[in-house]
The RNA shown here (transfer RNA) has 71 nucleotides and comes from a bacterium. Rfam family: tRNA. Its family is annotated with triplet codon-amino acid adaptor activity in the Gene Ontology.
RNA sequence: UGCCGGGUCGGCUAAUGGUAGGCCAUGCGGCUCUGGACCGCAGAAUCGUGGUUCGAAUCCACGCCCGGCAG
Numbered sequence: 001u002g003c004c005g006g007g008u009c010g011g012c013u014a015a016u017g018g019u020a021g022g023c024c025a026u027g028c029g030g031c032u033c034u035g036g037a038c039c040g041c042a043g044a045a046u047c048g049u050g051g052u053u054c055g056a057a058u059c060c061a062c063g064c065c066c067g068g069c070a071g
Base pairs, nucleotide, nucleotide: 001070002069003068004067005066006065007064010024011023012022013021018054026042027041028040029039030038047063048062049061050060051059
């Protein structure tokens, strides 16, 4: 440099083009003799810029980053 694959809460992982959800973790509260167990609540994310569309995490283009292959 070329080709292929990937990028979503702190982590893992969902989401026919139509309210971005779940689990773990974290914080608060409850329960309990105690709590790291159990129950409830809360905060927290779509790699970037454009395009298509009534509507984009999803489709398209160009970048950035990661991995693989080739040279």